c-di-GMP-I riboswitch aptamer from Litchfieldia stipae, 90 nucleotides, folded computationally. It matches the Rfam family "c-di-GMP-I riboswitch aptamer". Its family is annotated with cyclic-di-GMP binding in the Gene Ontology. Lineage of the source: Bacteria > Bacillati > Bacillota > Bacillaceae > Litchfieldia. The coordinates come from a structure-prediction model, not an experiment, and the mean pLDDT is 83.

[in-house]
RNA sequence: UCAGUUAAAGGCAAACCUAUUGAAAAAUUGGGACGCAAAGUCACGGGUCUAACGUUCUAUAUAAGGAACAACGGCGGCUGGGCUGCCUGA
Numbered sequence: 001u002c003a004g005u006u007a008a009a010g011g012c013a014a015a016c017c018u019a020u021u022g023a024a025a026a027a028u029u030g031g032g033a034c035g036c037a038a039a040g041u042c043a044c045g046g047g048u049c050u051a052a053c054g055u056u057c058u059a060u061a062u063a064a065g066g067a068a069c070a071a072c073g074g075c076g077g078c079u080g081g082g083c084u085g086c087c088u089g090a
Base pairs, nucleotide, nucleotide: 001090002089003088004087011036012035016031017030019028020027021026034077040083041082042081044080045079046078047075048074049073054069055068056067057066058065
């Protein structure tokens, strides 16, 4: 540097449930394991989720409501990529 998970030592933690935060997506916490060789870390690119605020339309006519667009909000366990790392082999 490359490849991999045969072995060994380990690591992380899906769904679901508890508590909390949030408009929501979702996040954190405790439990719990579907799985993961980077399921370590970083929202830079693609993709995707939500739509509070905002804009437009519509309804009502004091209003409430509904629809569309849209991220300044998320997702790193969707993916590309950057950085870092255990063991073994070459």